Model confidence (mean pLDDT): 83 of 100. A computed fold for a 75-nucleotide RNA from a Spartobacteria bacterium, annotated as transfer RNA. Its Rfam family is "tRNA". From the family's description: Transfer RNA (tRNA) molecules are approximately 80 nucleotides in length.
RNA sequence: GACCCUAUCGUCCAGCGGUUAGGACAUCGCCCUUUCACGGCGAGAACACGGGUUCGAAUCCCGUUAGGGUCGCCA
Numbered sequence: 001g002a003c004c005c006u007a008u009c010g011u012c013c014a015g016c017g018g019u020u021a022g023g024a025c026a027u028c029g030c031c032c033u034u035u036c037a038c039g040g041c042g043a044g045a046a047c048a049c050g051g052g053u054u055c056g057a058a059u060c061c062c063g064u065u066a067g068g069g070u071c072g073c074c075a
Base pairs, nucleotide, nucleotide: 001071002070003069004068005067006066007065010025011024012023013022018055027043028042029041030040031039048064049063050062051061052060
């Protein structure tokens, strides 16, 4: 340098054009318990950035950024 993959709640993962963006753990509140833990119920919390396509984009396309991989160059 070329190509490929990845980027979503605090963490890990799901999502495959029309979702209230979901789950687990964690956090907070209530219940339970003599207390704590466990357990039950509930709450808050996220689409890397900029464009494009589309009636509609987390999702498709282009670019950028960051991370990873393969190949190449180093005369």